[in-house]
RNA sequence: GGGCUUGUGGCGCAGUUGGUAGCGCGCAUGCCUUGCAAGCAUGAGGUCAUCGGUUCGACUCCGGUCAAGUCCA
Numbered sequence: 001g002g003g004c005u006u007g008u009g010g011c012g013c014a015g016u017u018g019g020u021a022g023c024g025c026g027c028a029u030g031c032c033u034u035g036c037a038a039g040c041a042u043g044a045g046g047u048c049a050u051c052g053g054u055u056c057g058a059c060u061c062c063g064g065u066c067a068a069g070u071c072c073a
Stems, first nucleotide, its partner, number of pairs: 001072007010025004019056001027043005049065005
């Protein structure tokens, strides 16, 4: 320098014939308990890496950039 893959809540990940983002763990509050854990209920937390484009509408399609991994030189 070039090819490919990946980037989504604190962590691990889902989510594509384009239609207003979810699961598990964790966290907070309440119930339960003498107390803790477990269990149950409720809740907070994401401008979907970033900047543009296409579209009535983009996590999803197209392009640039950044980062990580991997292969080639």